The prediction has a mean pLDDT of 80. The RNA shown here (transfer RNA) has 75 nucleotides and comes from Tardiphaga robiniae. The sequence is in RNAcentral, with records from ENA. Rfam family: tRNA. The family's RNA type in Rfam is transfer RNA. Rfam links the family to the GO term triplet codon-amino acid adaptor activity. The same sequence occurs in records of 2 taxa.

[in-house]
RNA sequence: GGGCGGGUAGCUCAGUGGUAGAGCAUUCGACUUUUAAUCGACUGGUCAUGGGUUCGACCCCCAUCCCGCCCACCA
Numbered sequence: 001g002g003g004c005g006g007g008u009a010g011c012u013c014a015g016u017g018g019u020a021g022a023g024c025a026u027u028c029g030a031c032u033u034u035u036a037a038u039c040g041a042c043u044g045g046u047c048a049u050g051g052g053u054u055c056g057a058c059c060c061c062c063a064u065c066c067c068g069c070c071c072a073c074c075a
Base pairs, nucleotide, nucleotide: 001071002070003069004068005067006066007065010024011023012022013021018055027041028040029039030038048064049063050062051061052060
């Protein structure tokens, strides 16, 4: 330098054009003498960044940044 995959909640991830979600974690409550476990509820989002297409974009297109893998080049 070229190709491919990925970036979504604190963490691990789902979400193939029409309301942004799950599990775990945090917080609160129930239960318990207490803790743990269990159960319930709440909270938590610049969907990497910028632009484009569209009535409408996490989703499609372009550029950029970051991470991983492969190839090539130099030494």